Background: This is a predicted structure of a 545-nucleotide part of an RNA (large-subunit ribosomal RNA, domain I) from Clostridium hominis. Its mean pLDDT, the model's own confidence on a scale to 100, is 85. Rfam family: Bacterial large subunit ribosomal RNA. Rfam links the family to the GO terms structural constituent of ribosome and ribosome.

[in-house]
Context: one part of a larger RNA
C1' cells in the first nucleotide's frame, strides 16, 4: 500500500405515507362602502414572543334556537376558575367595535399633531357627547359690476367619491415584435396595453329589416350554409350573408294633434300638470253604425302558505369460539344486517366497534323563491271625410375620415369632422353604382325577462391528476426569510411512537457527550428520530507485495 470478507461512520437517493395542492363537474351567490369598506397599526390572556380570535364591554357581552359532559383556541405547564340552575360548543340575531385608511373640521413624513361650534357635567385644572370636507341636484334665504334682474354667497335636505375576481362586459384611445421567406399598401389587430362605466350578467332588441315567393316576421346563442360568395402587392393572407336545424321566447311606454286646469308673460304665445294617443291602409276631431261593464290582463310595501337555505336528529347487523402476535381488523370455525359492502378511524387488512353512509325527521330568528290576497291601473269595433298631427340643421349632396368580410372599387348600406341643406301621407326610406317599374318597410324619441360569457367566493361530487427537487411560490408561522434605494425579485425547510410509556436512579466528564439501569414489539425506533442506495471516511481480519 492493494485486492477480497466482516462491520461502522457521514450521507441523504429509494420504498411507503399525507395534512397540501391541480383540473373538472353540480348547486349556490355574484357584491361591500360615509349607519366609514377593502386592507391595516395599536392593543386585548394569571403567566403570554408568535399565530388564531376579538376591541378599552378587547381569545370575548346579550339573546334566539341546537346540543351534552365536559371546559378555559394553535399550546401537551403551573396556579386559579367555569359547567345539569346546561358551561365549553355549533347555528340565527343584537350590542360594543381603539387609531390609521376615500378619510370626510384643519394639517400630516398613515397609523400622529393642532382646532372651532353647540350641549352637558366640574369649585378649577379639564373631562363627555355631537357635529364642522368637497362635488351634483332640488329647495328656500341673501345678493354685486347695474336699475330690475343675473352671477356670487349662504343654509337645508338628497345623492356622489373608495374598493374588488389579474376573470366575464360595453365605451374612449391603441401599438411593435411578427407574418409577407426583404419592405411600404397589408398582416399581426382593433389584439396587447391604458382610461371610463356598469351588471349579475353586459350589449342587442320589436323592421325606415330580410328578401324575391304574391315569402318571413324583434334580438340573442349554437349546428350548418362555409373556407363557399366575396375582399386582397388578387401576395401574405382576411373572409361573410340568406336560407335551413336548434336552444329561448315578450313585448312595450313617449313626442305630436285635441281637451281641462294652473302658472309666467314681451298680449302673442310659452312652461307645467292630468286626460288622450303610439300605427304602415295609424290617430285627433266631426258626423254616422253596432256593442255595452263583460272576456283577457297588469298590480305587492304589508299578510299568508309552501319550498330551500343558515346549527341539528333518528339510524340495522358478532361483547361468538379457537390462533399467530406487542396489539386483531389478520388465519380457521360459526352467525347476523343489508333502500346501509361509499368514506375515514380505532395498537396489521372491520358491512355488524366508533365517526358516519342509505333512507328518514327538523328551525326560536334570519335569507331567497314561488303562490295567494287589496287600492289602484289598464281596457270596446266599424264607416265616412286628402280638416289637423305623426320626431330637423334632421334626411339628403360635396369633401375629408372611420366601419361593415368588403383595401375607393361599379361601392351601396351605417357611423360623422367641415359646408350646404328638404319633403310634410298626393309623404317619405330601402331592395350593393344610377334610373324606370315592382315590392318591402316608416328614420331622426326610449324601456325590455330567457337562451349566451365568467368564477374571486360556498357547499357538495369526482379524477388512467401530484406525491415533498412533485404538485400552488408556499404541505412546517410564505409573499415569510433574505436581496434590491425603488418598481420588483424571491426561497429553503414534512414523517420517534400503537401510546410519551420522551429514559427515574447510578456511573465518567465543566459541559457537550457516552457507558449501565429502566420503558417499548423493536432504542442500529432516543428526539441531530420510519426506511436509509451511492460518493467520501474508519475499524477488524485474510491474502499479496
Nucleotide at each position: 500500500g492493494g485486492c477480497g470478507c466482516a462491520u461502522g461512520g457521514u450521507g441523504a437517493a429509494u420504498g411507503c405515507c399525507u395534512u397540501g395542492g391541480c383540473a373538472u363537474c353540480a348547486g349556490g351567490a355574484g357584491c361591500c362602502g360615509a349607519u366609514g369598506a377593502a386592507g391595516g397599526a395599536c392593543g386585548u390572556g394569571a403567566u403570554a414572543a408568535g399565530c388564531u380570535g376579538c376591541g378599552a364591554u378587547a381569545a370575548g357581552c346579550u339573546u334566539c334556537g341546537g346540543g351534552u359532559a365536559g371546559g378555559c383556541g394553535c399550546a401537551c405547564a403551573u396556579a386559579g376558575c367555569c359547567a345539569g340552575u346546561g358551561a365549553u360548543c355549533c347555528g340565527g340575531a343584537g350590542a360594543u367595535u381603539u387609531c390609521c385608511g376615500a378619510a370626510u373640521g384643519u394639517g400630516g413624513a398613515a397609523a400622529c399633531a393642532c382646532a372651532c361650534a353647540u350641549g352637558g357635567g366640574a369649585a378649577a385644572c379639564c373631562c363627555c357627547a355631537u357635529g364642522u370636507a368637497c362635488c351634483g341636484u332640488a329647495u328656500a334665504g341673501u345678493g354685486a359690476a347695474u336699475a330690475c334682474a343675473u352671477a356670487g354667497c349662504u343654509a337645508u335636505a338628497c345623492g356622489g367619491a373608495g374598493g374588488u375576481a389579474g376573470a366575464c362586459c360595453u365605451a374612449g384611445g391603441g401599438a411593435a415584435c411578427u407574418g409577407a421567406a426583404a419592405c411600404a399598401u397589408c398582416u399581426a389587430a382593433g389584439u396587447a396595453c391604458c382610461u371610463a362605466g356598469a351588471g349579475g350578467a353586459a350589449g342587442a332588441g320589436a323592421a325606415a329589416g330580410a328578401a324575391a315567393a304574391a315569402u318571413c316576421g324583434a334580438u340573442u346563442u349554437u349546428c350548418u350554409g362555409a373556407g363557399u360568395a366575396g375582399c386582397g402587392g388578387c401576395g401574405a393572407g382576411c373572409g361573410a350573408a340568406a336560407g335551413g336545424g336548434a336552444a329561448a321566447g315578450a313585448g312595450c311606454c313617449c313626442a305630436a294633434a285635441c281637451c281641462a286646469g294652473a302658472g309666467a308673460u314681451u298680449u302673442a304665445u310659452c312652461u307645467c300638470u292630468g286626460g288622450g294617443g303610439u300605427u304602415g291602409c295609424g290617430g285627433a276631431c266631426a258626423g254616422a253604425a253596432c256593442a255595452u261593464u263583460a272576456a283577457c290582463g297588469a298590480g305587492a310595501a304589508g299578510u299568508u302558505u309552501u319550498c330551500a337555505u343558515u346549527a341539528a336528529c333518528c339510524g340495522a347487523a358478532c361483547a361468538u369460539u379457537a390462533c399467530u402476535g406487542g396489539a386483531a381488523a389478520g388465519u380457521a370455525a360459526g352467525a347476523c344486517c343489508g333502500u346501509a359492502g361509499g368514506a375515514g378511524g380505532u395498537a396489521a387488512u372491520a358491512g355488524u366497534c366508533c365517526u358516519g353512509u342509505a333512507g328518514g325527521u327538523g328551525a326560536a330568528a334570519g335569507u331567497g323563491a314561488a303562490a295567494a290576497u287589496a287600492a289602484u291601473c289598464a281596457a270596446g269595433u266599424u264607416c265616412u271625410g286628402a280638416u289637423c298631427c305623426a320626431g330637423a340643421g334632421u334626411a339628403c349632396c360635396a369633401c375629408g375620415a372611420g366601419a361593415c368580410a368588403c383595401g375607393u372599387g361599379a361601392a351601396a348600406c351605417c357611423u360623422u369632422g367641415u359646408g350646404g341643406g328638404a319633403a310634410g301621407c298626393a309623404g317619405g326610406g330601402a331592395g350593393g353604382a344610377c334610373c324606370a317599374c315592382c315590392u318591402c318597410c316608416c328614420a331622426a324619441g326610449g324601456c325590455u325577462a330567457a337562451a349566451u360569457a365568467c368564477u374571486a367566493c360556498c357547499u357538495g361530487a369526482u379524477g388512467a391528476c401530484c406525491g415533498a427537487u412533485a404538485g400552488u411560490g408556499a404541505a412546517g408561522c410564505a409573499g415569510u426569510a433574505c436581496c434590491g434605494u425603488g418598481a420588483g425579485g424571491g426561497a429553503a425547510a414534512g414523517g420517534u411512537g400503537a401510546a410519551a410509556a420522551g429514559a427515574a436512579c447510578c456511573c465518567c466528564g465543566g459541559g457537550a457527550g457516552g457507558g449501565g439501569a429502566g420503558u417499548g414489539a423493536a432504542a442500529u425506533a432516543g428526539a441531530a428520530c420510519c426506511u436509509g442506495a451511492a460518493a467520501c471516511c474508519g475499524u477488524g481480519u485474510g491474502c499479496c507485495u